This is a predicted structure of a 540-nucleotide part of an RNA (small-subunit ribosomal RNA, 5' domain) from an uncultured bacterium. The full RNA is in RNAcentral, with records from ENA and SILVA. The prediction has a mean pLDDT of 84.
Context: one part of a larger RNA
RNA sequence: GGACGAACGCUGGCGGCGUGCCUAAUACAUGCAAGUCGAGCGGGCCAACAAGAGAGCUUGCUCUUUUGUUGGCUAGCGGCGAACGGGUGAGUAACACGUGGGUAACCUGCCUGUAAGACCGGGAUAACUCGUGGAAACGCGGGCUAAUACCGGAUAGUUCCGAACGUCGCAUGACGAUCGGAGGAAAGAUGGCGCAAGCUAUCGCUUGCAGAUGGGCCCGCGGCGCAUUAGCUAGUUGGUGGGGUAAAAGCCUACCAAGGCGACGAUGCGUAGCCGACCUGAGAGGGUGAUCGGCCACAUUGGGACUGAGACACGGCCCAAACUCCUACGGGAGGCAGCAGUAGGGAAUCUUCCGCAAUGGACGCAAGUCUGACGGAGCAACGCCGCGUGAGCGAAGAAGGCCUUCGGGUCGUAAAGCUCUGUUGUCAGGGAAGAACAAGUACCGGAGUAACUGCCGGUACCUUGACGGUACCUGACCAGAAAGCCCCGGCUAACUACGUGCCAGCAGCCGCGGUAAUACGUAGGGGGCGAGCGUUGUCC
Numbered sequence: 001g002g003a004c005g006a007a008c009g010c011u012g013g014c015g016g017c018g019u020g021c022c023u024a025a026u027a028c029a030u031g032c033a034a035g036u037c038g039a040g041c042g043g044g045c046c047a048a049c050a051a052g053a054g055a056g057c058u059u060g061c062u063c064u065u066u067u068g069u070u071g072g073c074u075a076g077c078g079g080c081g082a083a084c085g086g087g088u089g090a091g092u093a094a095c096a097c098g099u100g101g102g103u104a105a106c107c108u109g110c111c112u113g114u115a116a117g118a119c120c121g122g123g124a125u126a127a128c129u130c131g132u133g134g135a136a137a138c139g140c141g142g143g144c145u146a147a148u149a150c151c152g153g154a155u156a157g158u159u160c161c162g163a164a165c166g167u168c169g170c171a172u173g174a175c176g177a178u179c180g181g182a183g184g185a186a187a188g189a190u191g192g193c194g195c196a197a198g199c200u201a202u203c204g205c206u207u208g209c210a211g212a213u214g215g216g217c218c219c220g221c222g223g224c225g226c227a228u229u230a231g232c233u234a235g236u237u238g239g240u241g242g243g244g245u246a247a248a249a250g251c252c253u254a255c256c257a258a259g260g261c262g263a264c265g266a267u268g269c270g271u272a273g274c275c276g277a278c279c280u281g282a283g284a285g286g287g288u289g290a291u292c293g294g295c296c297a298c299a300u301u302g303g304g305a306c307u308g309a310g311a312c313a314c315g316g317c318c319c320a321a322a323c324u325c326c327u328a329c330g331g332g333a334g335g336c337a338g339c340a341g342u343a344g345g346g347a348a349u350c351u352u353c354c355g356c357a358a359u360g361g362a363c364g365c366a367a368g369u370c371u372g373a374c375g376g377a378g379c380a381a382c383g384c385c386g387c388g389u390g391a392g393c394g395a396a397g398a399a400g401g402c403c404u405u406c407g408g409g410u411c412g413u414a415a416a417g418c419u420c421u422g423u424u425g426u427c428a429g430g431g432a433a434g435a436a437c438a439a440g441u442a443c444c445g446g447a448g449u450a451a452c453u454g455c456c457g458g459u460a461c462c463u464u465g466a467c468g469g470u471a472c473c474u475g476a477c478c479a480g481a482a483a484g485c486c487c488c489g490g491c492u493a494a495c496u497a498c499g500u501g502c503c504a505g506c507a508g509c510c511g512c513g514g515u516a517a518u519a520c521g522u523a524g525g526g527g528g529c530g531a532g533c534g535u536u537g538u539c540c
Base pairs, nucleotide, nucleotide: 001540002539003538004537006536007535008534009533010532013387014386015385016384017383018382019380020379021345026343027342028341030340031339032338035080036079037078040077041076043074044073045072046071047070048069049068050067051066052065053064054063055062056061057060087298088297089296097222098221099220100219101218102217103216106215107214111211112210113209114208115207116206117205119153120152121151122150128143129142130141131140132139133138159182160181161180162179163178165176166175167174168173188203189202190201191200192199193198224270225269226268231261232260233259236258237257238256239255240254241253242252243251273295274294275293276292277288278287279286280285300321301320302319303318304317323334324333325332326331351377353376354375355374359373360371361370362369363368390420391419392418393417400411401410402409403408425477426476427475428474429473430472434467440461441460442459443458444457445456446455484529485528486527487526488525489510490509491508495524496523497522498521499520505512506511
C1' cells in the first nucleotide's frame, strides 16, 4: 500500500447492488417449511332435481322415507412424490476431493425412439358397522365390501442350465442366431358414436431392444505439519471351494500357503471438509476456502435394517443412551445444522414480514393444489458504487475570535446582501416493464379415422402482478432540513499562543515532558480524507 462475512470509538442525508452467528454440530416456546390425484376404488356427509310410498291436512302445499341422476367435500384403500429442493462443516489426511482413464464387472423411476402384447379366473382386507380395552398414545375381537391393491392359470420375450454354430476380441470372454429343459408379464380410467354387441380417441398398463439422464465400483497422478512418531500388519498378503451384491473384490466364510507395507516416510500423533475460485504479488510464490457454483459428509449421540428405480433416509421405522415434556404412575411424546424467532455463549451477525404474479419443483388429462425453494419487502454505513449538503456576484476586507514588533496580520469572498437553480427533500398529479401462458369461447389449417370426439399447429376474444401506486415522468414550494473524523517533532502533508513543569500525560519506531514543550492539555490557524474518519485484529 492492498484486502476483510469484521469488531470498537466519534459522527451520520439519500439511492442502487451485494452481504449479514466466523463463537456453543449448545438447548429450544410458537407458527409455517411435502404433498397431490375423486379421470384407480368402495364408502361417508351435504345440496339440487326426478319418480314412488307414507303422514299432516290450509286439497295442493309441507314433512318423513326409498330409489335414481347430477354436483360439492373428503377420512380410508391405492398410485406417484416424499432419496429433489433447503441447512450445516461435526467427522474425514480418505479414491473424500481435483484431474485423466477403465467397467469384456454394473444399475437407472419419470423421459425419447422402436417391436410385440394387454386373454381366462380367484380369495381377501381397510374404510363402514357392532362389541370392547386404555387417562392418553393407541388398540383388540365379530360381521360386510371395492379396486390401476393382492394371488393363480395361459401366451410371448428376457433370464438360467445343457448341446452344437457364426462374427469378433489381449485372456476370462463379447455379440448374433438354433434346439431341449427350468423359471416366467399385464389394468384399467375418462370421453365420442351406437338400442346393444362393439368401434374409436386420449391418458395409463406389461415385456423386450436402443437412447438420454442420473448414479455405483476400480485405477494413474496431485494437494497439511511433526522423525523429539521407525518400524507396522492375522482377514493381515495371496490362492482354492462356498456365500454375497446391480456389480469386480478378504466384501464375508472354511481350508491352504507365508506373505503384504515402510527413510520415494509406512505406522502413530496433531490439524483440516476438497475444488472452481477469492486476496495479495511484476511474476514465481504466499495466504484463504464467507457469499455463488460442483463434489463429499452429517441430521441430539451410537447402532440397525425395512420400503423403494434410488436411502441405510434432516421434518420415516426399530433398539440403546443422554436430555426435555405429559401422565389417572400402568404408560406415552419429542429432536430448528429448514424459514422466522427465543435463551445461552460472544467483540460480534437481521423480520416470529408479503406472495406463489415470475422462475423452478411434486402431483394431476386439466382446472388447480402444495412449495419459508424462489420472487420481494424489512433491519444494519457491514461492503462497493453513485449523488447531495448549493451555484454566481459580493471589500466598508463588517462584527467577532486568534496572533502581534501595536503599525498590523489572519480566519476571509468566508459571512451578511443581491441574483439563480431545485439534484435531493416535502406536497400533488400521471404511471410502467417484469405476462410468457395455461384454461375457456369462436374460427382456420394439418396428420389420422369408416366417421366423430380427441390430437397437432395457428388467429381472434377473454383473463392472471406479491413487489406497488414502487421505479420513472410532470408540476408547485422553500436555500428553506443534511459534515464529520483523524492528524500537524522526524519518518509524513500541515505552527503559533496559553496552561503544565520527568507531574499530568503522549507514543507505530526514534523518542517527547525536570519553567519559554511546533511531541502532553486547550484555543486559533493549518493539512488529509469525507458520509464517513480513525483504532484494533488477520493475510499478502